[in-house]
Context: one part of a larger RNA
C1' cells in the first nucleotide's frame, strides 16, 4: 500500500462550534472545464508480442508488422458531473400561535436535620461493638424542655418520568437566557451535510489566591483484631468537601455503538402535544408527529446479542486499528505553576 475492519477479539476523538476541504434536491435553458467519439502530431533507438530471415541449434543477430495503454493540437457529440441563467419547494431556515421540561446564570428566601454554645429539669453512666477497648460524664455528660449561632444538603412528590451536545441538572420566588417540540404552511429559496487544522464546553481528584468550615473524611493517631494487620471494625482526626477568581484536562467521559440523511413486519407500555369519535369526568376508544423503554419478523452477527432509537439495506464526510510484551514507555517538541497531559518510537524478546 490494496484489501479487510472498529458493541464485547486491536480499533469511534470526551462533546460541541466551524475556516479549509470532500460531499450535495426538482425543472427548463446554455456553456463544454471533467468525460466519450473521430481525425491529426508525437510517443528515439533497443527490449517486449507477433511473422519471416541468419549463424549446424539454441542463447544471440538481421528484416518487418505490431505495441507504446501517455501527451498535444482540431472537429464534433451533450447523458452523466462541474461552470452560468432563469425557475420551483419536498432538504434547511425564518415568522406566527401552543404547551412541557432537575436546560444554563443571578439575587432573595424556607422548613426538616447534625453539630456546638447559652439556660432549664434532671442523675449516673453514656457512647461503641461480634464481643471490647481507647473516647466522653459528679468541673453533672447521655436524655428532655426552650433559645441562638453556622455551615452544608434539598425527605415526601420522585416514576424503566423530565432537560441537556457531553460533562451533566432536583425545596421555593424573582429577574436574565439557551434548545428541542406540536400546530399553521405565512416568509426565505438549496441558504445543505461532515468537517483535518482551529476555538470553545467538559464528572472526579489535584493546584494558586482569598475566604469558609456544620457532617462527612484520604493522610495522621489511639484502641480492638491478628502470628503480624503500615487493613477490614471503633474512638478521634487535617487536608479536602463548600464560595469567587483563575489553573489542570482526565474517566469504564460507556450505548465500551462517530455524525446526516433515505429505505426495511409488528406487538406492548410511557412522557409530550395535536386531530376525530363519544361524553361530559380529566376516564376510555381511534389516529398524527417528536422523545424514551421492552419484545419480536426479516436480515446480520464467530457466537453472544442488534432488530424503524439497527448491529438490517444504501450514500455522504470524519476518526482510529493492523499479533503479545517491551510502551501509551523513552528521546524530542507542545502545553501545565506544579502534578502531569499530548503527540509518540526503537533495541530486545515470545
Nucleotide at each position: 500500500u490494496u484489501g479487510g475492519g472498529c458493541g464485547u477479539a486491536a480499533a469511534g476523538c470526551g462533546c460541541g462550534c466551524g475556516c479549509a476541504g470532500g460531499c450535495g434536491g426538482g425543472u427548463a435553458a446554455u456553456u463544454a472545464a471533467g468525460u466519450c467519439a473521430g481525425g491529426u502530431g508525437u510517443g528515439a533507438a533497443a527490449u517486449c508480442u507477433c511473422a519471416g530471415g541468419g549463424c549446424u541449434c539454441a542463447a544471440c543477430c538481421c528484416u518487418g508488422a505490431a505495441a507504446c495503454u501517455g501527451c498535444g493540437c482540431c472537429u464534433g457529440a451533450a447523458a452523466c458531473u462541474g461552470g452560468u441563467u432563469a425557475u420551483c419547494u419536498a432538504g434547511a431556515a425564518u415568522g406566527u400561535c401552543g404547551g412541557a421540561g432537575a436546560g444554563g446564570g443571578a439575587a432573595g428566601g424556607g422548613g426538616a436535620a447534625u453539630u456546638u454554645c447559652g439556660c432549664a429539669u434532671g442523675u449516673a453512666g453514656g457512647g461503641g461493638u461480634a464481643a471490647a477497648a481507647u473516647c466522653c460524664g459528679u468541673a453533672g455528660a447521655u436524655a428532655u424542655g426552650c433559645g441562638a449561632a453556622g455551615g452544608a444538603a434539598u425527605a415526601c412528590c420522585a416514576g424503566a418520568g423530565g432537560c441537556g451536545a457531553a460533562g451533566g441538572c432536583g425545596c421555593c420566588u424573582u429577574c436574565c437566557u439557551g434548545g428541542a417540540c406540536g400546530a399553521u404552511g405565512a416568509u426565505u429559496g438549496a441558504c445543505g451535510c461532515u468537517g483535518a487544522g482551529g476555538c470553545g464546553c467538559g464528572a472526579a481528584a489535584g493546584c494558586g489566591u482569598g475566604g469558609g468550615g456544620a457532617g462527612c473524611a484520604a493522610a495522621c493517631a489511639g484502641g480492638a483484631u491478628u502470628a503480624g494487620a503500615u487493613a477490614c471494625c471503633c474512638u478521634g482526626g487535617u487536608a479536602g468537601u463548600c464560595c469567587a477568581c483563575g489553573c489542570c484536562g482526565u474517566a469504564a467521559a460507556c450505548g465500551a455503538u462517530g455524525a446526516g440523511a433515505a429505505c426495511u413486519a409488528g406487538a406492548u407500555a410511557u412522557u409530550a402535544u395535536g386531530g376525530g369519535a363519544a361524553u361530559u369526568g380529566a376516564c376510555c376508544c381511534c389516529u398524527g408527529u417528536a422523545g424514551u423503554g421492552u419484545c419480536g419478523c426479516a436480515g446480520c452477527u464467530a457466537a453472544c446479542g442488534c432488530a424503524u432509537u439497527a448491529a438490517g439495506u444504501u450514500c455522504u464526510c470524519c476518526g482510529c486499528c493492523u499479533g503479545g510484551g517491551g510502551a501509551g514507555u523513552a528521546c524530542g517538541g507542545u502545553c501545565g505553576c506544579a502534578a502531569g497531559a499530548u503527540u509518540a518510537a526503537a533495541a530486545c524478546u515470545c

Model confidence (mean pLDDT): 87 of 100. This is a predicted structure of a 350-nucleotide part of an RNA (small-subunit ribosomal RNA, central domain) from a freshwater metagenome. The RNAcentral record of the full RNA draws on SILVA.